[in-house]
RNA sequence: GCUGAAUUCAGGUAAACCCGGUGAAAGCCGGGGACACAAAGCCACCGGUCUACAGGAUUGAUUCCCAGGACGGCGGGGUUGCCAGC
Repeated sequence: GCUGAAUUCAGGUAAACCCGGUGAAAGCCGGGGACACAAAGCCACCGGUCUACAGGAUUGAUUCCCAGGACGGCGGGGUUGCCAGC
């Protein structure tokens, strides 16, 4: 540098749930905890999904629309890494 994910090495991450914090919410952060993961490392560029404070419409009550918010453990893509073989 290329190829690959396997039986290998060192290991790594951490779902649901519980506690505390934060946020309008979706969610996120910390601690516990492990469902899973060969990139479940990182990145909102494309698609998709979630929420709707503010804003707009509407109503008897309300309801609807809307990302500028969020999800990388939804898919694609970009980028970096461990190991093995050549």